Record summary: This is a predicted structure of an 88-nucleotide RNA (c-di-GMP-I riboswitch aptamer) from an uncultured Clostridia bacterium. Its mean pLDDT, the model's own confidence on a scale to 100, is 87. It matches the Rfam family "c-di-GMP-I riboswitch aptamer". Gene Ontology term of the family: cyclic-di-GMP binding.
């Protein structure tokens, strides 16, 4: 340095829920909380998945459907960067 591992030390993060805020939404912050993870730590670069606030197009029932990320998700996959032990 690489390469595999999580069993052992020491830990580490926290799903669903529920309260509050923000948000058009999806989703995110914060407490509580644990379903899980050896990178469930970072990054939206490539796929994918979510949402349609704004743009478009039909209809004409004044409301509706449909396409569309500049949103959103790294705990969907891949990809980078970074790290804590232990074996080789």
């Nucleotide at each position: 340095g690489g390469c595999c591992g999580a069993u052992a030390a020491g830990g580490g993060c926290a799903a669903a829920g529920c309260u509050u805020u923000c948000c058009a939404a999806a989703g995110a912050a914060a407490g509580c909380g644990a379903c899980g993870c050896a990178a469930a730590a970072c990054c939206a670069u490539g796929g994918g998945u979510c949402u349609a606030a704004g743009g478009g197009u039909g209809a004409u029932u004044u409301u509706c459907a449909c396409c569309u990320a500049u949103g959103a998700u790294c705990g969907c996959c891949a990809g980078g960067u970074u790290g804590c032990c232990g074996g080789c």